[in-house]
RNA sequence: AUGGAGAGUUUGAUCCUGGCUCAGAACGAACGCUGGCGGCGUGGAUUAGGCAUGCAAGUCGAACGAGAAAAGUUUCUUCGGAAACUGAGUAAAGUGGCAAACGGGUGAGUAACGCGUGGGAAACUUACCUUUCAGUUGGGGACAACACUUCUAACGAGGUGCUAAUACCGAAUACGAUCAUUCAGUCGCAUGGGUGGAUGAUGAAAGGCGGCCUCUGUUUACAAGCUGUCACUGAAAGAUGGUCCCGCGUCCCAUUAGCUAGUUGGUGAGGUAACGGCCCACCAAGGCUUCGAUGGGUAGCCGGCCUUAGCGGGUGUCCGGCCACACUGGGACUGAGAUACGGCCCAGACUCCUACGGGAGGCAGCAGUCGAGAGGCUUCCACAAUGGGGGAAACCCUGAUGGAGCGACGCCGCGUGGGUGAUGAAGGCCUUCGGGUCGUAAAGCCCUUUCAGUAGGGACGAAAGAGCAUGGUGUUAAUACCACCGAGUUAAGGACGGUACCUACAGAAGAAGCUCCGGCUAACUCCGUGCCAGCAGCCGGGGUAAGACGGAGGGAGCAAGCGUUGUUCGGAUUUACUGGGCGUAAAGGGCGUCUAGGCGGUUCGGCAAGUCAGAUGUGAAAUCCCCCGGCUCAACCGGGGAUCUGCAUUUGAAACUGCUGGACUUGAGUACGGAAGAGGGAGGCGGAAUUCCUGGUGUAGCGGUGAAAUGCGUAGAUAUCAGGAAGAACACCGGUGGCGAAGGCGGCCUCCUGGUCCGAUACUGACGCUAAAGCGCGAAAGUGUGGGGAGCAAACAGGAUUAGAUACCCUGGUAGUCCACACUGUAAACGAUGGAUACUAGGUGUCGGGGGUAUCGACCCCUCCGGUGCCGAAGCUAACGCAUUAAGUAUCCCGCCUGGGGAGUACGGUCGCAAGGCUGAAACUCAAAGGAAUUGACGGGGACCCGCACAAGCGGUGGAGCAUGUUGCUCAAUUCGACGCAACGCGAAGAACCUUACCUGGGUUUGACGUGUACUUGAAGGGUGUAGAGAUACAUUCCGCUCUUCGGAGCAGGUACAUCAGGUGCUGCAUGGCUGUCGUCAGCUCGUGUCGUGAGAUGUUGGGUUAAGUCCUGUAACGAGCGCAACCCCUAUCCACAGUUGCCAUCAGGUAAUGCUGGGAACUCUGCGGAGACUGCCGGUGAUAAACCGGAGGAAGGUGGGGAUGACGUCAAGUCCUCAUGGCCCUUACGUCCAGGGCUGCAAACGUGCUACAAUGGCCGGCACAAAGGGGAGCAAGACCGCGAGGUGGAGCAAAUCCCAAAAAACCGGUCUCAGUUCGGAUUGCAGUCUGCAACUCGACUGCAUGAAGCUGGAAUCGCUAGUAAUCGCGGAUCAGCAUGCCGCGGUGAAUACGUUCCCGGGUCUUGUACACACCGCCCGUCAAGUGAUGAAAGCCGGGGGUACCCGAAGUCGUUAGUCAAACCGCAAGGAUGACGGCGCCUAAGGUAAAACCGGUGAUUGGCACUAAGUCGUAACAAGGUAGCCGUACCGGAAGGUGCGGCUGGAUCACCUCCUUU
Repeated sequence: AUGGAGAGUUUGAUCCUGGCUCAGAACGAACGCUGGCGGCGUGGAUUAGGCAUGCAAGUCGAACGAGAAAAGUUUCUUCGGAAACUGAGUAAAGUGGCAAACGGGUGAGUAACGCGUGGGAAACUUACCUUUCAGUUGGGGACAACACUUCUAACGAGGUGCUAAUACCGAAUACGAUCAUUCAGUCGCAUGGGUGGAUGAUGAAAGGCGGCCUCUGUUUACAAGCUGUCACUGAAAGAUGGUCCCGCGUCCCAUUAGCUAGUUGGUGAGGUAACGGCCCACCAAGGCUUCGAUGGGUAGCCGGCCUUAGCGGGUGUCCGGCCACACUGGGACUGAGAUACGGCCCAGACUCCUACGGGAGGCAGCAGUCGAGAGGCUUCCACAAUGGGGGAAACCCUGAUGGAGCGACGCCGCGUGGGUGAUGAAGGCCUUCGGGUCGUAAAGCCCUUUCAGUAGGGACGAAAGAGCAUGGUGUUAAUACCACCGAGUUAAGGACGGUACCUACAGAAGAAGCUCCGGCUAACUCCGUGCCAGCAGCCGGGGUAAGACGGAGGGAGCAAGCGUUGUUCGGAUUUACUGGGCGUAAAGGGCGUCUAGGCGGUUCGGCAAGUCAGAUGUGAAAUCCCCCGGCUCAACCGGGGAUCUGCAUUUGAAACUGCUGGACUUGAGUACGGAAGAGGGAGGCGGAAUUCCUGGUGUAGCGGUGAAAUGCGUAGAUAUCAGGAAGAACACCGGUGGCGAAGGCGGCCUCCUGGUCCGAUACUGACGCUAAAGCGCGAAAGUGUGGGGAGCAAACAGGAUUAGAUACCCUGGUAGUCCACACUGUAAACGAUGGAUACUAGGUGUCGGGGGUAUCGACCCCUCCGGUGCCGAAGCUAACGCAUUAAGUAUCCCGCCUGGGGAGUACGGUCGCAAGGCUGAAACUCAAAGGAAUUGACGGGGACCCGCACAAGCGGUGGAGCAUGUUGCUCAAUUCGACGCAACGCGAAGAACCUUACCUGGGUUUGACGUGUACUUGAAGGGUGUAGAGAUACAUUCCGCUCUUCGGAGCAGGUACAUCAGGUGCUGCAUGGCUGUCGUCAGCUCGUGUCGUGAGAUGUUGGGUUAAGUCCUGUAACGAGCGCAACCCCUAUCCACAGUUGCCAUCAGGUAAUGCUGGGAACUCUGCGGAGACUGCCGGUGAUAAACCGGAGGAAGGUGGGGAUGACGUCAAGUCCUCAUGGCCCUUACGUCCAGGGCUGCAAACGUGCUACAAUGGCCGGCACAAAGGGGAGCAAGACCGCGAGGUGGAGCAAAUCCCAAAAAACCGGUCUCAGUUCGGAUUGCAGUCUGCAACUCGACUGCAUGAAGCUGGAAUCGCUAGUAAUCGCGGAUCAGCAUGCCGCGGUGAAUACGUUCCCGGGUCUUGUACACACCGCCCGUCAAGUGAUGAAAGCCGGGGGUACCCGAAGUCGUUAGUCAAACCGCAAGGAUGACGGCGCCUAAGGUAAAACCGGUGAUUGGCACUAAGUCGUAACAAGGUAGCCGUACCGGAAGGUGCGGCUGGAUCACCUCCUUU
């Protein structure tokens, strides 16, 4: 020494930059809701707007003259009154003195010596007060008041006459005063100042009151005497106040850069208290300014106050100091002091009065009023205290002041009660229905009484002063008077106020609100609402489950307040002095040169400006801080201390900086010898190529593109040869090579010229570094004038492309590109990196020069200096990266930045011929804009890999008819859902009724179904009949419960009641479950460790390999999990066991025939259990590994084939109509029952299928071989009937036994012969069969007849890689019946795969990104609409200031032939002097003129910003589909396009160079 906190918000996430916002404190505040008491403070910030009314400055009779009235008393009275006295020497007015210049108010003006601070006045003043010295003599003449009188509406003015003074005027006297002359001596920073002396001149005054008789005079008491006191005069000094001068400090704008004629100085005169251009005359030509003059804007300054850790920032209310102002402007007078708030004159504006002639007024004093305003008080009490004015004093005055009143405006204090009290009351709210919470809260019981209320008592603030008597001292002649000091005594003295305080009384009695509860930020639920209403400080919240809106309950915070708004500081290190930055975030000037300025090497001495230390003065008081004390505490107040970080003076120190003197050589430079180079300027020369021209040869094309066309060519092109012309540019060399300050510079030669490097010596001796302003240079484009013009090529034209194509591509083509001279002055003018110096590891290239070693020499090698690259340590950085060429560590100087947009725009200035450049805002608007890096996703980026993805094949779909689903349409209803892949023969494994959810109509209401209670019945139910469409209702009939301990119980029906049932109603975007899909793709993650500030990375990447994140290997990773694979099922081979219903080789028997029978257990088969395949073996390839290739063996070979199995997740995917379920909705209906209808409706479109179009076929006949299934309300044989569907009938079989059951294609034979057919079978008619209560809407099948389209299918598109495709039939589920669908089964049985360029999908790595809702992304500009602010604009209006001129009030000053006049002079005339008047200078207001500046407004117009899903395109972000961007020019609806030059802040591929490692 006591002091420093952060948070929210840019992103998917991260770090940084950066703005916005919040939490704190404060206020002369205001607004909203609320409001008990007291103390102390505080209260017109806006209109320096206007003001009614009252008050705010008077006092002195002891300066002076004059002097009432009312009223009372007495006397008189003619009873009307009169007089005297008192009132009273009072009031009012006047002369005179002092005060009125203080006190009080306000902050308009003022950017200034105004203020602050420190000095100076040798250049000054100061009334009253104090001290000292000296004096106060003697005269004079007036004027007010007053009286009389005149004018006037009023204010007021005039005339005549009288009068006093401390009023006025002479005279005398006078020094130490002033002036002049002069002498002596002294001091000072200059001018000059004190001191002492002499002479001369000039200049004063007033008395009042009290006392006394010592002196004097009269006389006994007075004065002209004495004395005291107050006042007066001169002088000196002090104190106080004031004036002037100086140093330093004191806001913003440079889009204000030049200003100034009394200006700067001098001389002289004037003026002032005093210096001074303060004023005047003359002379000179100065003075101020980038260290900011001048101009413009704003503003009273300070002590302080607020804030802050501090430095600072803001502010100047109250209190205190200074200044300025007093209706606006000007002016003087009086006075010690004013250029005077409550004085005067003039002008102006305004208000009031008026008899219209003329007058009056100035609250920014205290109250109060109106106005404007969000907004600020009583027309109060008192001079009791403090202070002021006057007075000798009493006393008077005092809206200063002391108090009270009003306002929660602020600060501080107190209270609204305390204890106990569980049944955790009632009630509210919530609830998972159990309860929880408000809550000991309330009630109840026991206490207390502050404050408020009532009553009683009751202050401090009072010290004085005065009177009386008295003691002392002084004065004096004096014991008097007076003054001072002291003790005593007397009476009175308080606005506040009967207030503070004290006491008593009664009773918990009279006293709590406000804001908030999404995060920041302490505090949570319900209901209502439904992107509405509304909230919001920022982020944001609200679209049916809102902790964010509104209400409620509960909670949090503060509390007589609580919130809101405004403002300031803080946080904000966000202007960075303390304490920031500039490669990419905003920010290095395009480059150089130089002036001012800033900074500056080594050493010695001096000085002491800076610096440091001590002392002294000052830094007012109050405030802040500390201590102590007073109000009960505190706020508040008193005392003491500390502080006031500053300034000045002075004394020292001498390291550092500075100044000065001397020296030095290392910084810098010069001379000498070498060297390299596209450095610059000028002149000349050269070859290749292009185009053109001429001629030759030659013939039909050339040219151009993705493909074309325009164009050129039979008038001879292109091609080719020869010759000629012209202009421009200089291949190879050539290189992260060289030179230059940058821009930039490239053929060769010559001339002129700048800079640099190296080497060795000598010289100069800090001569240096940087660099505002200035000056110069400065690519391309562009401009002017004149040339030139081959090629290229903005604009333009044509052809293409395209939806369009003002583009990209093509054919042409003008400015321009080139030269000379002159302008322009900008670029991604970039290393996005200013210059200089020093220091701080290295490695490796290259250019120039030198040295060493070596060599005959060139190399090589080592090394020094200078340039130019790359990699890299420490360090730095937000990261990327930089790293001796720093972005490291330091110093110096310059430039620049402070959120994005508006905008490099507008206005102004300046430069330019123009285009335009430089300088460069604001309103408004947003909460971000941005940098680097990360993870994804994406790319018309790249690499690798896979998949019936393509390719190679086979067969289809798309065309026809029909079936089926969907859309659409229709309808009373055509129930609902599913919509790219991943909806559409899907839910539905089967809608005639039922189903059924839809429609119409008819019923029903505790319900068709569930639970409980009570009662009742014993059944329920079945049959029959009637009505009805039926549900239903009624009647009737018959049959008709179980157990029992006999109490009843169970079960079932009915009735009633209660809670409730019920809903295929809504929300799949509230959900569970289930499912689809990417995808059976190979991926998805974790722990620990490591790396990174971090998000994250690593692992999981790399090299191989695999179907595979499969395995191996490498490796800061090591392991692990979910996936892959395997384990499971079927199938292919074999074996063992078992052997009926299956099998039959061998043996036997038997039949027309058959495993038919005995028997067998071999085979097939069935069932069960095993075996088998693992890259195990061999060879090769490979890193020896993993693995791959080939082979052997084997039924099978490299996951043998098939299935089941689906990681983390994605799609708010699908489903509330399977089920479950939150919320909402319906409850005689959106529930439920029934009949009928509909889901089957048909201009059209689409999907999926079936059948075909025929001869590899159709038809007829014959004949052969399966598997897997099903069967009791079932499958049904043989037999009979029917052409047939089928019927009759019923053996057998709950099945390896019987049945369905015929397999079909195939094969054999015959026929058809290419046609709308003997193909094809739709459609229709008739007749039937079967199922079923019932086939009309609306079933399947059969027979006969009918015989449509269709002759292989456009664009497009689907499936399939082997027992697969294709083709053939069989079975099953659902099901009364209904199958071209679905799920299965077997028969016959192919073709092709070179390969991965392309299409689609996916995986890994990498790259770019402005995407993250993730490319179905983002996003630009015009146009259209609305709103807002703003620029320009013909003009219009206003303002302040200046210039020139005109006019010119009052007034000072000057002057004056006019008029007038008491004091002095004079006998008088008159004079001196004065006043008025006149004139002059200056000058306010006013007027005129021209110009500049500022502000307002303005038809129209320009861009800008914001706004809901508007229009047109697609410019940018990926290679953004033509890489982008910068400057410039031209063009175009628009983004934009093109030309020229530049940049990488361009992807990709190839090449070159360099680097790293080996």

The RNA shown here (small-subunit ribosomal RNA) has 1558 nucleotides and comes from a bacterium.
The RNAcentral record of the sequence draws on ENA.
Rfam family: Bacterial small subunit ribosomal RNA. Rfam links the family to the GO terms ribosome and structural constituent of ribosome.